[in-house]
Context: one part of a larger RNA
């Protein structure tokens, strides 16, 4: 609850696809459902309102009226709807040359750590604020050479790029998706949003099978301390990695839903196009400019302010989601989902 709101106060679903619904470009014809006008029937009486009357009032009488809706007849046609056409500015498709850590699969490589083999070499090494636990005479640490194995991908690297979000970075190849730019090509409103629904969804966690170098919850020691179930140190299991399946949550954040239009600029940067100049003719350099992204600053405006400001939190439109004092509580109960952990939905008493 006909209100006011949702960056930071409560409040934008984690993200996308999409069903119903709601909303919808320019133009012509017809129709007349919505809409408007008119006539008419009905909308009982009382009540209500106005006038008059009962000598004033209460009260009563009487005349007129209204409200709101419904039915029928006639008419209007701007807008909405419906019907049949046309159009191209929205939206698809096609073509062209470019950009990119977009996704999936496979191949190859690199440094380092660890382990191991051989050689060299001898008494310490590690670690810290200081130490100790720990490793080491069965030869450690250190140096050289070889091997094994797993994980990772320095520099390039950039408020750079790509992706709906989560996210994505060694190299090469295969398959595949999307976006931007350009085009007197093509279809012709095919669109927007989206309750339900579906798909995707970091990390941790779970099931089965592999793998296990480093790191490392739990755990065990050593310190510190009044204590130290921590911070620091030595170890170390799950896990971290791969395959198949589940879970479905995050400060999943721009704490800012999606789409469209309009409203000063300045300055970087990325991609594509156009024009001009330079040129070592290179996928080169510089300037101007158009479009699309991505940053910073900023006018008007907005805002409680911080700030925001053509990437809006400005001015409008459409659609969806959500909020309504704090605690109780994202709890209980029920339902649905899950192997479980738990998730989604989601109160009340009471209290303040």
């Nucleotide at each position: 609850u006909u209100g006011a709101g949702c960056c930071u106060g409560a409040a934008g679903c984690a993200u996308c696809c999409g069903u119903a619904g709601c909303c919808g470009g320019c133009u012509g014809u017809g129709u007349a459902a919505g809409u408007c006008c008119u006539c008419u029937g009905u909308u009982a009486a009382a009540u209500c309102c106005a006038g008059c009357g009962a000598u004033a009032a209460a009260u009563c009488g009487u005349u007129g009226g209204c409200c709101u809706g419904c039915g029928g007849g006639g008419g209007a046609u701007a807008c909405u709807g419906c019907u049949c056409g046309g159009c191209u500015a929205g939206g698809g498709g096609g073509c062209g040359g470019g950009a990119g850590a977009g996704g999936c699969c496979g191949u190859c490589g690199g440094u380092a750590u660890u382990c191991u083999u051989g050689g060299g070499g001898u008494a310490g090494g590690g670690g810290u604020g200081a130490a100790a636990u720990c490793c080491u005479a069965u030869a450690a640490u250190c140096c050289c050479a070889g091997g094994a194995g797993g994980a990772c991908c320095a520099c390039c690297a950039g408020u750079g790029g790509c992706g709906a979000a989560g996210g994505c970075u060694g190299u090469c190849g295969g398959c595949u998706a999307g976006a931007a730019c350009g085009c007197g090509c093509u279809c012709g409103a095919c669109g927007g949003u989206g309750a339900g629904g579906g798909a995707u969804g970091a990390a941790a966690g779970c099931u089965g099978g592999g793998g296990g170098a480093g790191c490392g919850a739990a755990c065990c020691g050593g310190a510190u301390u009044a204590g130290a179930u921590a911070c620091c140190c030595g170890g170390g299991u799950a896990g971290u990695c791969c395959c198949a399946g589940c879970u479905g949550u995050a400060a999943a954040c721009g704490a800012u839903g999606c789409a469209g239009g309009c409203u000063a600029g300045g300055u970087g940067u990325u991609a594509g196009g156009g024009c001009g100049g330079c040129u070592a003719c290179g996928u080169g350099c510089c300037g101007c400019u158009c479009u699309a992204g991505u940053g910073c600053c900023g006018c008007a405006g907005g805002g409680a302010a911080g700030c925001u400001g053509u990437u809006a939190a400005g001015c409008c439109u459409g659609c969806c989601g959500c909020u309504u004092g704090g605690g109780g509580a994202g709890u209980a109960c029920g339902g649905c989902c899950g192997c479980a952990a738990g998730g989604c939905u989601g109160a009340a008493a009471c209290u303040u």